Predicted 3D model of a 107-nucleotide RNA (SAM riboswitch aptamer (S box leader)) from Syntrophomonas sp. DTU019.
RNA sequence: AUCUUAUCCAGAGCGGCCGAGGGACAGGCCCAAUGACGCCCGGCAACCAGCCAAGAUUUAUGGCAAUGGUGCUAACUCCUGCAGAUUAAGUGUCUGGCAGAUAAGCG
Numbered sequence: 001a002u003c004u005u006a007u008c009c010a011g012a013g014c015g016g017c018c019g020a021g022g023g024a025c026a027g028g029c030c031c032a033a034u035g036a037c038g039c040c041c042g043g044c045a046a047c048c049a050g051c052c053a054a055g056a057u058u059u060a061u062g063g064c065a066a067u068g069g070u071g072c073u074a075a076c077u078c079c080u081g082c083a084g085a086u087u088a089a090g091u092g093u094c095u096g097g098c099a100g101a102u103a104a105g106c107g
Stems, first nucleotide, its partner, number of pairs: 003105006013041001015040003021031003025081004042073003047069003050064004077099001082096005
């Protein structure tokens, strides 16, 4: 890499460095020299480890905390991308999927 499970409508700086593209892909639409993206610091959250309760063969559950491992910190995963329902509609809304991201596991 692949595969499995869970989550993706909340939250998070008026800081420092750097200097040109960035938002996965495609189409759109945005962000960006009034400095984006990235890095550092700060912060948010609570997936795993931790603690408590109940249960107990094991797993699944609820709560606490923020020490450690990650993650995140423009826009719902920025929107759509396939199918269905609805609609006069190639529009809008909803549902499911695909793809993607993150965590934990498998190997």